[in-house]
RNA sequence: CCCUGCCCGGGGCAAACCAUCCGUGAGGAUGGGACGCAAAGGUUCGGGCCUCACCGAGGCGGCCGGCCUGCCAGG
Numbered sequence: 001c002c003c004u005g006c007c008c009g010g011g012g013c014a015a016a017c018c019a020u021c022c023g024u025g026a027g028g029a030u031g032g033g034a035c036g037c038a039a040a041g042g043u044u045c046g047g048g049c050c051u052c053a054c055c056g057a058g059g060c061g062g063c064c065g066g067c068c069u070g071c072c073a074g075g
Stems, first nucleotide, its partner, number of pairs: 002075004012037002017032006035062001041068003045065003048060005
């Protein structure tokens, strides 16, 4: 550096749902909560899906790809 996640240790994140707040909405923030996740860390660059006060403006990175970064173990 690459591949893999069968095994070890320390851990990490947190779906649905509930409460409060923000937003027209998709949805978001915080707290509770765990369905899951080896990138479920970051990024709207390409695609996809979704919303609206729709000829434009937005949302989703826990939909996929790309790019950047990264723990442990094995090979």
c-di-GMP-I riboswitch aptamer from a Nitrospirota bacterium, 75 nucleotides, folded computationally.
The source organism's lineage runs through Bacteria, Pseudomonadati and Nitrospirota.